The RNA shown here (transfer RNA) has 76 nucleotides and comes from Planctomyces sp.

Formats: sequence, structure tokens, C1' cells
RNA sequence: ACGGGCGUAGCUCAAUUGGCAGAGCACCGGAUUCCAAAUCCGGCGGUUGAAGGUUCGAGUCCGUCCGCCCGUGCCA
Repeated sequence: ACGGGCGUAGCUCAAUUGGCAGAGCACCGGAUUCCAAAUCCGGCGGUUGAAGGUUCGAGUCCGUCCGCCCGUGCCA
């Protein structure tokens, strides 16, 4: 440099192929316990990598850029 894949909550991942953004863990509060762990109940948490385009409507489609991973190649 070229080709491919990925980017969604603090972490790991969903979102039925365009129609109200969710789960588990973590964290916080409560119950339970002599205390804690475990368990149970509740709660907090998002510019869906960035800025655009298409559309009545975009996490999802389109092109640009950024970052990470894989492969191929060039220079030293």
C1' cells in the first nucleotide's frame, strides 16, 4: 500500500435482516447472615467509533475518515 473482518453500557455479547436499543457479569441500595460469601429483590449505566448521505423511519443500507485484528505485497 492492497484485500477481508470487526467497532453497540465499565467488561463479554445480542437486536428476528430498516420499525420503541437489550441481556449476563460488574457497580450501587435492600432482604438474608453474629459478620462476610453465596442466593433473592430493586436500581444506575448508551452521541450504537466520527462526521455525512439515502429513507416517513438507520445499530442495520451507501460512500469518506479513525482505531483494532487477519492475509498478501513493497522499501529499509
Rfam family: tRNA. Rfam's curators write: Transfer RNA (tRNA) molecules are approximately 80 nucleotides in length. The prediction has a mean pLDDT of 84.